[in-house]
């Protein structure tokens, strides 16, 4: 610090996701040791049982036991000391510990006030403590009750209670003076008057503790205030003690705090009230910081104690282990009453993913009480349990093989890894065992002395729970100690099995569908390690809420437009002032933590001890630049004035012609209209069309535009009238009057709605008619709202420049419109200004694409708005609105994307340009029919297997009767039908013969080796290896198909772009061609294209048999037959020729044209070979080869048969036909190519013929197939299913072959079927070609060949032309497509899941409010009953004061009632989202087949 992820690649916006760190955690799988920490986050739920507040006898009385002495009637007394349990009393229980439920609020936190308070126990200081009373607990006696507890009589004490006495600076209350503060009132000096204490104990006799008033002082509190920290407007208004006042109560004390009265107030857009949720802070976790999250543990403060409510006691409480009342829940209970409250420490249940021991001590530190030993302290200090974290420490260290075994890979003889790993040697002992030795933590206090004396010193003597614990030391052994996770990318780690889209995995992209580094095992690796991973939550990263730091033409996102409120924010000078602001001091910013330094446990964690830090608050002193605030003064921003010109700016009223209809009334005849073509519809009752007139609504041609105007919306004949802005010029006036502007208020296209008109044309809905599969459209004919007027509502649009608004700043050029200056001409130029409206552009901005003085550029101000994509502008609420609807406006769900630009292709019923037998021009097919073959399909034991649009289908197959053969069915083998080795044993094996059988095979038998002694052959066993036309052509090689012989496709370097990637290779000419040429940021280059290479046309040399024969010669009836020739045919090598080279035209040039010349050929002369990067997972594991898999007495192999030849059908390629350009019969003429010894075969002979018997020659320019055929030249047949066609069927036959049934060909004689030229459609072919005619050859015993490569003979028609079909090619546009239009995609409808809206209702929960009952209480009245303490008293009583007891005010709980909020649940029902292959359309992206989209109906 970033990484993955949208695309075929790019760059950009955007989200998801991932690596870090952190945790009071769980949860898996593992766990050796120690130190520090930590340990109910849930149910403030409910609690058994123990403990967690007592202490004082030096305040008081009494006195259990028990001891000691006397005495005794032995009952027991007395008197001394002990002093237990409990009371009176004081002081403590208000601290300490525990929760986070209330609490959003002066509860926290800061920084301040208190002149509006109070403080027990402590200091310190001043003064006193004097004298009487009267009771009452314990206690004893009775009584009541189960119980808790009560009653009632009697004694008794105090530091308990109560009067008197003194008493002040206390308080009141009247007075002088000074000082400070000031709405109030404090503070000192002083003078009168008036109220108000006290308590005693112990004592070494010294005092010490104590008590009571007062002042001060600490130390804890109490009230007030500023600031300052949570969401939600889908919560906008909320407030009656409210707000404030005067009088009074009330406290400690201001205060509506209370109470009465009088006034209307107070909060609130700076968010008030209401909802929801929350204890705050120090601090913690994260982060480079700002921020964010959080608020265990330790610290500060607050609130709470089972739930509500109250108040007593007390310095202090409305009191966790204190009271009273209510409830609700547990318990006891004799049923009458009673008890109780772990949110202290242990612990139990229970809730949960989850959280501990009913432990030791008060040794230490702290607290209560005590004079003090001392007791009490689950605060505290320690242990125990848990890897919950933090930190530390081990589980050994050295050395040890060209490397053991095992296990894993592999290219498998070998080799790699494990791995110095191990074994083995040396050494070490942290741990650990065992034995011994062992702290600090211990000061204190207490005793004695002593001294300067609540204290210090000095001795003395005591204390330690953890503990025999830390730690030492010896002694012994490497001995007791390693997992976890992960290894496709992000992210460090890879191979083999196994599984086969199954089981799985997964934090995002994504693995898994027979070779998975991604499932699951292993071998290895790599991370971390006593821990490792998962899960979950914070931060981060995320500049993904942007203060630091973000945006809005098009990616989300400018409000339809104006005005103007509140707010922000504002020109130039000058004074003051001194709020922000700044600089300098003082206060505070608790301590711990963070950070630095230094120190202590062996280190660390972790602890001490210092300092620096604490962005703040307050409060002083200055500064005055800049904001502000108050004055003054200025013109430049703004505005008024005058002058003038332009305008479809607006509202009203008058008015014009065209041109549609209509209505009249005339001429006229049959159609009109309408469309792609129709039809529907007018029209003989006279349309259409023309003419007149007449009627009425609506819109206003040309002028008209880069125009004009206006805030948008929007305005367009002509006049008038009202009336707005603008703009130029003139600079005369005011004196910042400006910007923006949430809320408001207004305007606001089209539909739309109300209520009245109005209605000529158009024209939703509606009707017809067509188109279609369908046509609820498109298209035609009609036609109603509506459109149009007044008024009044909607209030929205792709309301668009998808660009808010104000200023000011930054190069240029062109056009226009409206004014103003100058100006030769004399109204038109040109040049300068201002102010609009466009176009192109420099910088400069942007992801591009663009903006570019009209900014999307530089500033600077206010205001809208945006934060992935669906849900969705949707639901609920709520405002408007008649209504449609309109504003505001979400949530669960769910996806990993959705998005801009732009780029390279790819496609378009998208656009230019061009090829191609593509089309059209011809010629002849096909498709009908018979046969033939191939396929499909159905058959079948098997009809092996493969090819599937083009580019399978007379393909593999250039030969399936057996073989072939791979299928099926029976019979057989099993080292095997072939090949190698290796060990052992025989020996020839073969072969004959014989039995069995279809055959293979089996059994028998006969004969039985060679040698160079090495061995070779060959057989049987066993054993590696074999063998398979079994699978994967989507594991492959290798060929081979296609586009396509289409002219493309690259590349190198430059260059332009952020980048994909352009450029070259585009343009403008040519060409068959990316062919060449010209221009050009490109310059070159390679693969193709040509060309070079065959063969063909012409020629030349050379050479010439077997070919040939001109000339000479021989010989034949005849023939190159024969001598011979090399002239010519021809054969075969080697050359020559053809370049647009000439020439005219045309062109810059390349190049085109010319019946052009010449030439055997003329513009690549014909043909072949030659097939670029590349597509098609195209074809082929059955040509062959190969990786994996799979089979091994069988998926190998041998053999006999049988099938591939099956037939209801369907294709596709052939053949031959239908006939006279013909068939028959007869006569005749000319080739080429290749073939031939298991061969081609002349001749002869035999047979109607297929062939048979006999036989010459040739291994071939020689002999032979070999007659070429149609042709031509005669006779016949006369349009007939025929003398056309032959197919099928009967018969008889040839040949080949082991064999012709199944299943050959061929022959002859008989038969004589469809068919009379072929529907929709569809195919070759452009010249030696279509056509048509025979002849060759391969396979091959034959042959299904009519096929399939090859040969030559005859030998045509036709192309105007590229609009259309089908394919290419290059440039462009559009594009949502990129397994790329066989593409992408939309909505209903079915089905499933899912969350969610509305609903009669139905159940809860929550805060008001209103009325009802009212507990315990505090006040308040009252008080006839009660009453020691003080008065008075005739002693009987009476008074004061006081309570019981009634009453009375508030008052919790409870009870009714109307509402509201809020959840949760509801038959039914809305729409949503998700879900590999369900239904019906085709909406959308091309012009998407009617451009599309927005708003309204």
């Nucleotide at each position: 610090a970033g990484a993955g992820u949208u695309u075929g690649a790019u760059c950009c916006u955007g989200g998801c996701u991932c690596a870090g760190g952190a945790c009071g955690a769980a949860c898996g799988c593992u766990g050796g040791c120690g130190g520090c920490g930590g340990g109910c986050u849930u149910a403030a739920c409910a609690c058994a049982u123990g403990c967690a507040a007592g202490u004082c006898g030096a305040a008081c009385g009494u006195g259990a036991u028990c001891c000691c002495u006397c005495c005794u009637u032995c009952g027991g007394g007395a008197g001394g000391g002990u002093g237990a349990a409990a009371g009176u009393g004081g002081c403590g229980a208000a601290c300490g510990g525990g929760u986070g439920c209330g609490u959003a609020a002066c509860a926290c936190g800061u920084a301040g006030g208190u002149a509006a308070c109070c403080u027990g126990c402590c200091u310190u200081c001043a003064a006193g403590u004097g004298a009487g009373g009267g009771a009452u607990a314990a206690c004893c006696a009775c009584g009541g009750g189960a119980a808790a507890c009560c009653g009632u009589g009697g004694c008794u004490a105090a530091u308990a209670c109560c009067g008197c006495a003194u008493g002040a600076u206390a308080c009141c209350u009247c007075g002088g003076g000074g000082g400070g503060a000031c709405a109030u009132c404090c503070c000192c000096c002083u003078g009168g008057g008036a109220u108000c204490a006290a308590a005693g104990u112990c004592u070494u006799c010294g005092g010490a503790c104590g008590c009571u008033u007062g002042g001060a002082g600490a130390u804890g509190g109490g009230c007030c205030u500023g600031c300052g920290g949570c969401g939600g407007a889908u919560u906008a208004g909320c407030u009656a003690g409210u707000u404030g006042g005067u009088a009074g109560g009330g406290u400690a004390a201001a205060g509506g705090c209370c109470u009465a009265c009088c006034a209307a107030g107070g909060c609130a857009a700076c968010g008030a009230u209401c909802c929801g949720u929350a204890g705050c802070u120090g601090g913690u976790c994260u982060g480079a910081g700002a921020g964010g999250a959080u608020g265990a543990u330790c610290a500060g403060c607050c609130a709470c104690a089972c739930u509500g409510g109250c108040a007593c006691u007390g310095a202090g409480a409305c009191a966790c282990g204190g009271g009273c009342c209510a409830g609700a829940c547990u318990c006891c209970u004799a049923c009458g009453g009673g008890a109780g409250g772990c949110a202290g420490c242990a612990g139990u249940g229970a809730g949960g993913a989850a959280u501990c021991u009913u432990g030791c001590g008060c040794a230490a530190u702290g607290g209560g009480c005590g004079a003090a030993a001392g007791c009490c302290u689950g605060a505290c200090g320690c242990a125990g349990c848990c890897a919950c974290g933090c930190c530390g420490c081990g589980u050994g260290g050295a050395g040890g093989a060209a490397g053991a075994c095992c296990c894993c890979c592999c290219u498998c003889a070998g080799g790699g890894g494990c791995g110095u790993a191990a074994a083995c040697u040396c050494c070490u002992u942290u741990u650990c065992u065992a034995u011994g030795g062992g702290a600090a933590g211990a000061a204190c206090a207490c005793c004695u002395g002593u001294c300067u004396a609540u204290g210090g010193c000095a001795g003395g003597c005591u204390u330690g729970a953890c503990g025999g614990u830390a730690u030492c030391a010896u002694a012994g052994g490497a001995a007791u100690a390693a997992g976890c996770a992960c290894c496709g990318g992000c992210u460090a780690a890879c191979u083999c099995c196994g599984u086969g889209c199954c089981a799985g995995c997964a934090g995002c992209c994504g693995c898994g569908g027979u070779a998975a580094u991604a499932c699951g095992g292993a071998g290895g690796g790599u991370g971390c390690a006593a821990g490792c991973g998962u899960u979950g939550u914070c931060c981060g990263g995320a500049a993904u809420c942007a203060c630091u730091g973000g945006g809005u033409g098009u990616a989300a996102a400018g409000g339809g437009u104006g005005u103007g409120u509140a707010g922000g924010c504002g020109g130039g000078a000058c004074u003051g002032u001194a709020a922000g602001u700044c600089a300098g001091g003082g206060g505070u910013g608790a301590a711990a933590g963070c950070c630095u330094a230094c120190g202590g446990c062996u280190c660390a964690a972790c602890c001490g001890u210092a300092g620096a830090a604490u962005g703040g608050c307050c409060u002083u002193u200055g500064a005055u630049a800049c904001u502000g605030c108050a004055g003054u003064u200025c013109u430049u921003g703004a505005g008024u004035c005058c002058u003038g010109g332009a305008g479809a700016g607006g509202u009203c009223g008058c008015u014009g012609g065209a041109a549609u209809u209509c209505g009249u009334g005339g001429u006229g005849u049959a159609g009109c209209g309408g469309u792609g073509a129709a039809a529907u519809g007018c029209g003989u009752a006279g349309a259409u069309a023309u003419c007149a007139c007449g009627a009425g609504g609506a819109a206003c041609a040309c002028c008209a535009g880069a125009g004009g105007u206006g805030u948008a919306g929007a305005c367009g004949g002509g006049u008038g009238a009202c009336u707005g802005g603008a703009c130029a010029g003139g600079u005369a006036c005011u004196g910042a009057c400006g910007c923006u502007g949430a809320g408001g208020c207004a305007c606001g296209a089209a539909a739309g709605c109300g209520u009245g008109g109005g209605g000529a044309g158009c024209a939703a809905a509606c009707a017809g008619g067509a188109u279609u599969a369908g046509a609820u459209a498109c298209c035609c004919u009609g036609g109603u709202a509506g459109u149009c007027c007044a008024c009044g509502c909607u209030g929205u649009a792709a309301a668009c420049g998808a660009u808010g608004g104000a200023u000011g700043c930054u190069c240029g050029g062109u056009g226009u419109u409206g004014c103003c200056c100058u100006g030769g001409u004399a109204u038109u130029a040109g040049g300068g200004g201002c102010a609009g409206c466009g176009c192109c552009u420099a910088a400069g901005c942007u992801a591009a694409c663009g903006c570019g003085u009209u900014a999307a550029g530089c500033a600077u101000c206010c205001c809208a708005c945006c934060u992935g994509g669906g849900g969705a502008g949707u639901a609920c609420g709520c405002u408007c609105g008649c209504a449609a609807g309109a504003g505001u406006g979400a949530a669960a769900c769910u996806c990993a994307a959705a998005g801009g630009a732009a780029u390279u292709g790819a496609c378009g019923g998208g656009g230019g340009c061009c090829c191609g037998c593509a089309c059209a021009a011809g010629c002849g097919g096909u498709g009908g029919a018979g046969c033939a073959u191939g396929u499909g399909g159905c058959u079948u034991a098997a009809u092996u297997c493969g090819a599937u649009g083009c580019a399978a289908c007379g393909c593999g197959a250039a030969g399936a009767a057996c073989c072939u053969u791979a299928c099926c069915c029976g019979g057989g083998c099993u080292c095997g039908a072939a090949c190698g080795c290796u060990a052992c044993g025989g020996g020839a094996c073969a072969g004959g013969c014989c039995c069995u059988g279809a055959a293979a095979g089996g059994g028998g038998u006969c004969c039985u080796c060679c040698u160079u002694c090495g061995g070779g052959c060959u057989c049987g066993u066993a054993g590696c290896g074999a063998g398979g036309u079994g699978c994967u052509g989507c594991a492959u090689g290798g060929c081979u198909g296609u586009c396509g012989u289409c002219a493309g496709c690259u590349c190198g370097u430059g260059u332009c772009g952020u980048g994909a990637g352009a450029u070259g290779u585009u343009g403008g000419g040519u060409u068959a061609a990316g062919u060449c040429c010209c221009g050009c940021a490109a310059c070159g280059a390679g693969c193709g294209c040509a060309a070079c290479c065959c063969c063909u046309a012409c020629u030349a040399u050379c050479a010439g048999u077997u070919a040939c024969c001109a000339g000479c010669g021989c010989g034949u009836c005849a023939u190159g037959g024969c001598g011979g020739g090399g002239a010519c045919u021809c054969u075969g090598a080697u050359g020559g020729g053809a370049c647009u080279g000439c020439c005219u035209g045309c062109g810059c040039a390349a190049g085109c044209a010319g019946u052009g010349a010449g030439g055997a050929a003329g513009g690549u002369g014909g043909g072949g070979a030659u097939g670029a990067c590349g597509u098609c997972a195209a074809g082929u594991c059955a040509u062959c080869a190969u990786g994996g898999c799979c089979c091994u007495u069988a998926c190998g192999c041998c053999c006999g048969g049988g099938g591939c030849u099956g037939c209801a059908c369907a294709c596709g390629u052939g053949c031959c036909a239908c006939a006279a350009u013909g068939g028959a019969c007869g006569g005749u003429a000319c080739a080429a190519u290749g073939g031939g010894c298991u061969g081609c075969c002349a001749c002869c002979c035999u047979g109607c013929g297929a062939a048979g018997g006999g036989g010459c020659g040739c291994g071939a320019a020689u002999c032979c197939g070999u007659g070429a055929a149609a042709g031509c030249c005669g006779u016949u047949c006369u349009c007939a299913g025929u003398u056309c066609g032959g197919a099928u069927u009967g018969g008889a036959g040839u040949c080949u072959g082991c064999a012709a049934c199944u299943c050959g060909a061929c022959u002859c004689c008989a038969u004589g079927a469809a068919g009379u030229c072929g529907g929709a459609a569809u195919c070759g072919c452009u010249a030696g070609u279509a056509a048509u005619c025979g002849c060759g050859u391969a396979u091959c015993a034959g042959c299904a060949a009519c096929g399939a490569c090859g040969c030559g003979g005859u030998g045509a028609a036709u192309a105007c032309g590229u609009u259309c079909c089908c394919g290419g090619g290059c440039c462009u546009u559009g594009u949502a497509c990129a397994c790329a239009c066989c593409g992408c995609c939309c909505g209903u409808c079915a089905a499933g899941c899912c969350a969610u809206g509305g609903a009669a209702g139905c159940c809860g929960a929550g805060g008001g409010c209103a009325c009802c009952c009212g507990a315990a209480g505090u006040c308040c009245g009252u008080c006839g009953c009660c009453u020691a303490a003080c008065c008075c008293u005739u002693c009987g009583g009476g008074g004061a004061a006081g309570g019981a007891g009634c009453g009375g005010c508030c008052g919790a709980a409870g009870g009714u009632g109307a509402a509201c909020u809020u959840g949760g649940u509801g038959a039914c029902u809305g729409g949503g989202g998700c879900u590999a292959a369900g239904u019906c359309g085709u909406a959308a992206c091309a012009a998407g087949g009617u451009a599309a989209c927005c708003g309204u109906a």
Molecule: small-subunit ribosomal RNA
Organism: uncultured bacterium